[in-house]
This record gives sequence, C1' cells and structure tokens, in this order.
RNA sequence: GCAGUCUUAGUCUAGCGGUAUGACACGGGCCUUCCAAGCCUGUAACCCGGGUUCAAAUCCCGGAGACUGCA
Repeated sequence: GCAGUCUUAGUCUAGCGGUAUGACACGGGCCUUCCAAGCCUGUAACCCGGGUUCAAAUCCCGGAGACUGCA
C1' cells in the first nucleotide's frame, strides 16, 4: 500500500428497516440472627459525519479505531 472481518450499558453478548435482547456487575426490596446463595425489581448502551427512507443499530458513501491475510 491492497483486501477482508469487526465496533451495541462498566464488561461480554443478541438483534430480517418498525419499543435495542440477555448475562455479569451496580442500586433497591424479599428471605436469613448476620453474611453468602436464591427470588423480585430498577438504572445504564448502538464509534463519528453525511445520504436513502414515513421510519436506520440494520441499507449506501466517507472517516476513525481494532484484528487477520497479502505485498
């Protein structure tokens, strides 16, 4: 330099154009003499800028970053 894959809560992860999923962690409650475990509940996320569309995490273009391959 070229090509490919990926980027979603603090972490990991799902997601056919129509309310963004689940787990861990965190906050609150129940249980327990207390703690742990268990149960219920709550908060928190789409890398950036454009475009298409009634509607974009999703499609298109450009950029940034990570990884892999080739040179």
Annotation
This is a predicted structure of a 71-nucleotide RNA (transfer RNA) from a Nanobdellati archaeon. The prediction has a mean pLDDT of 83.